The RNA shown here (Fluoride riboswitch aptamer (crcB RNA motif)) has 67 nucleotides and comes from Neoroseomonas alkaliterrae.
Model confidence (mean pLDDT): 78 of 100.
RNA sequence: CUAUCCGAUGGGGAUGGAGUCCCCCGACACCCGCCCCCGCGACGGGGCUGAUGACUCCUGCGGGACC
Numbered sequence: 001c002u003a004u005c006c007g008a009u010g011g012g013g014a015u016g017g018a019g020u021c022c023c024c025c026g027a028c029a030c031c032c033g034c035c036c037c038c039g040c041g042a043c044g045g046g047g048c049u050g051a052u053g054a055c056u057c058c059u060g061c062g063g064g065a066c067c
Base pairs, nucleotide, nucleotide: 010025011024012023013022016058017057018056019055020054021053033048034047035046036045037044
């Protein structure tokens, strides 16, 4: 340095941070949103929701009301 095996650390759940819980993965992994049009496909074009996997809080953004 490379390969294999075991174990551990760990990684992830479409936009930030934290806690709790749940789920997935073992690194060539898990994960990387949806709809419409063109098209064999890819590519390309147009449109839409959400800062959560779920709950709570913070930050940012959006809407309404009051001072």

The organism belongs to Neoroseomonas, within Bacteria.